[in-house]
Molecule: transfer RNA
Organism: Candidatus Woesearchaeota archaeon
């Protein structure tokens, strides 16, 4: 130096293929159950969807470039 993969909530992922309200578990916080701890349930907060353009009424999600990681080639 090139080729593939990946980037989304504090973590660990989905949604992307086919653009149309951004989710899920684990975590956190507040209530209940309990003498209380654990553990159970309910409610809830938390997001620049890695950045920059571009197309489009509408972009996580297509398109074009950059960055960062992972691999594999040389």
């Nucleotide at each position: 130096g090139g080729g593939c993969c990946a980037g989304u909530a504090g973590u660990u992922c989905a949604a992307u293929c086919c653009g149309g309200u951004a989710g899920a578990a684990c975590g956190c916080a507040c209530c209940g159950c309990u003498g209380g701890c654990a553990g159970c349930g309910g409610u809830g907060a938390g997001g620049u969807c890695u950045c920059g353009g571009g197309u489009u009424c509408a972009a996580a999600u297509c398109c074009c470039g950059a960055c960062u990681g992972g691999u594999c080639c040389a």